[in-house]
């Protein structure tokens, strides 16, 4: 730049206490999360064939990914007031 509401192991093995980027929240987690490493899948970018589409189909090699909308939430606005709930920007993540 572009995408981020879909979609994907409640599996095994090792470790052993935090983890979901951050605030607050709500959550997952010793019934073993989190990380590694197999297996199995998913297809967002690259890549290849194909098709001549343009939000398209295979594939699944290269990174990613596989809990919950990037889990909501912060900062503007809109919403009588406060919410609910909408829009934009900010972070962040992938390529």
């Nucleotide at each position: 730049u572009a995408u981020c509401a879909a979609g994907a192991u409640c599996g095994g093995c090792g470790u052993g206490a935090g983890g979901g980027a951050c605030u607050g929240g709500c959550c997952c987690u010793g019934u073993g999360a989190c990380c590694g490493c197999c297996u199995g899948g998913c297809a967002a970018c690259c890549u290849g064939g194909a098709a001549u589409g343009c939000c398209u189909c295979c594939a699944a090699g290269g990174u990613g990914c596989c809990a919950a909308u990037g889990c909501c939430u912060g900062c503007c606005c809109g919403g009588a007031a406060a919410a609910a709930c909408g829009g934009g920007a900010g972070c962040g993540a992938u390529a």
The RNA shown here (SAM riboswitch aptamer (S box leader)) has 95 nucleotides and comes from a soil metagenome. Its mean pLDDT, the model's own confidence on a scale to 100, is 82.